[in-house]
Context: one part of a larger RNA
Formats: sequence, structure tokens, C1' cells
RNA sequence: CUGGGCGUAAAGGGCAUGUAGGCGGAUUGGCAAGUAAGGUGUGAAAGCCCUGGGCUCAACCUAGGAACGGCACUUUAAACUACUAAUCUAGAGUAUUGCAGAGGAAAAUGGAAUUCCAGGUGUAGCGGUGAAAUGCGUAGAUAUCUGGAAGAACACCAGAGGCGAAGGCGAUUUUCUGGGCACAUACUGACGCUGAGGUGCGAAAGCGUGGGGAGCAAACAGGAUUAGAUACCCUGGUAGUCCACGCCGUAAACGAUGUCGAUUAGAAGCUUGAGCAAUAGUUUGGGUUUCGCAGCUAACGCGAUAAAUCGACCGCCUGGGGAGUACGGCCGCAAGGUCAAAACUC
Repeated sequence: CUGGGCGUAAAGGGCAUGUAGGCGGAUUGGCAAGUAAGGUGUGAAAGCCCUGGGCUCAACCUAGGAACGGCACUUUAAACUACUAAUCUAGAGUAUUGCAGAGGAAAAUGGAAUUCCAGGUGUAGCGGUGAAAUGCGUAGAUAUCUGGAAGAACACCAGAGGCGAAGGCGAUUUUCUGGGCACAUACUGACGCUGAGGUGCGAAAGCGUGGGGAGCAAACAGGAUUAGAUACCCUGGUAGUCCACGCCGUAAACGAUGUCGAUUAGAAGCUUGAGCAAUAGUUUGGGUUUCGCAGCUAACGCGAUAAAUCGACCGCCUGGGGAGUACGGCCGCAAGGUCAAAACUC
């Protein structure tokens, strides 16, 4: 290399977009590069292999053949692939009309709660726990009423519900904006699929500059618990959490299941369209959940949203540890990220 694999044993890139490349629908003609058949030349000899011969045999020597799996030229064939010319509409896309949605961005607004501030009422406790204590309170707390301020998050609706490529998205209104789906026509005419590099997006934490800071809360302090308690529990509490701009680029980034297409019993829901009917229902699309036939699987399980049966392309795996480490390169302000070994050892 061939071969074998990737839900849980090692193995699907976090997700997309797209360059090169790989692969690619139907019909007709051409061409003859690939392909197939024949021919010619060449493929030194020796060696290997086969059949003979010569040394008494053998090794050895020798004759002939085969082989040299190749290359070049040439003559044909035209199914398939490529190329080329023309055409088509089933793939893909565009337009028209509707539909659902926490899809994205910005601005404005709202109520509940929490904390704080001011004032009124009011008096000795409050708070907290398994029990306590630290803590707060006669300088008037907790409780309660009125007024005000601030920041953050949006109860109910809410659903195995919806949307998004993934990360993710949940108060209301407005503006801007992406995608999806359905019906019927019209149009373009293979414009497609995948995608090494590249580029963009990418939770939380973290970083830089400037704001903001109610609640919560790493670190830290104190009180408990305990043999100890650098914890679990309690009282406090700073970064941070929030906003703007710029970095970081990682997660059990999970369906631990790459993307696209085709084929293969059913049953029951949810959601969103369309047709018929208009009470129920029924037919047909898109999405989603549970069960299940065949089949698959080591088993668990998967089962039209496949882990079934096929095809196209990419990524990845090859015993455990050493190690996702060292060195080096690239990236980063740093933290670190990414590419990624070996000795040694079992």
C1' cells in the first nucleotide's frame, strides 16, 4: 500500500462558507485521450523456470524454449469515462402569493422583586442553624406604611413547544435584517455534491481600555463542625457577573452519531402549512417525540430524523503509560492555544 474501522471499546474536525482537487442527471451526434482487440519493433548476455545433452553422479558446463508481467509505433472497435456540438427538465435555483417562529442587530418603554437613602408608627430583639456562634440592634434594628434612587433579571404564558449552521435565543413596542416552509404556475437549463489549505462565526471563564456595580459571589476574613477541616453549614466580602470597543478560540462545543443523495413494513402523539369536508374527520407536504417490522449490532441498543441497504467527498483511529507533554514553527498583551514526537517502561 491493500485490507479493517470511528454511538458506548482507539477514532466525526465545535459549526459554517468556500479555493484547489475528487465525484456528478437525461437524449442525440462527433472525436478517439483513457479503455479493448490485433500486428510490428524493442525488452543485451548471463541468471531464475521448463525440456534435452556433456563430465561415472551431483555441483558445474552446455543447447533450445519459456519468461522478461514493460515501452514505443501502427491498424481497428466505440459500449463506458473524458473532451466537444446541440437539445431536455426529474437535480439545483429565480419570481409571484401567503404562513409560523425566544433567528440576528439597534432604540425606546414597563411592572414585580432585591438592596440602599429619607420620613412616619413602634419596642427589644432580629438574623441564622442539625444545634449554635460570628454578625445587626436602645446612637432605636427586625416588622410595617409613604416617598425616592440604583442595577440586574424578565414570574405566569411555558410545552419531550418554537427558531437558528453550531455556539445559542424567552417582558413589551418600533425600525432594520437573515433563514425556512406551503400552494400553484412561469422562468433559467446541470448552474450540482463534497471540500485539503484559506476565511468567518464560536458558551463559560480569562485579558486590555473606559464606564457601571442592586443581587449573587471565586479569592479573602470571621463563626461553627471535626482528631484535623486550608471543605461541606453560617455571617461578611473583592475580582467577576452588566455595558461599549478590542482580544482569547477553548468545553461532556454531546445525538459522545461528518455533509449530501437514493432505496427499504407499520403504529401513536406534538408542531406548522395546503386540499376536501365543515361536528368529528380524512388526504398530502415540512419539522419534531415515543414505540416498532425487516435488517444491523459484541451486547446495550439503532430502526425512514438508521447505528438498515447503496453511492460521492472530507476528517479521524492503529496497545497502556510517557503525552496532548518536550523541542521547534505559527498565533496571543498574557493566560495559553494549535501543529506534534522520542527515549524509557509494562
Background:
This is a predicted structure of a 346-nucleotide part of an RNA (small-subunit ribosomal RNA, central domain) from an uncultured bacterium. The RNAcentral record of the full RNA draws on ENA and SILVA. The coordinates come from a structure-prediction model, not an experiment, and the mean pLDDT is 90. Its Rfam family is "Bacterial small subunit ribosomal RNA".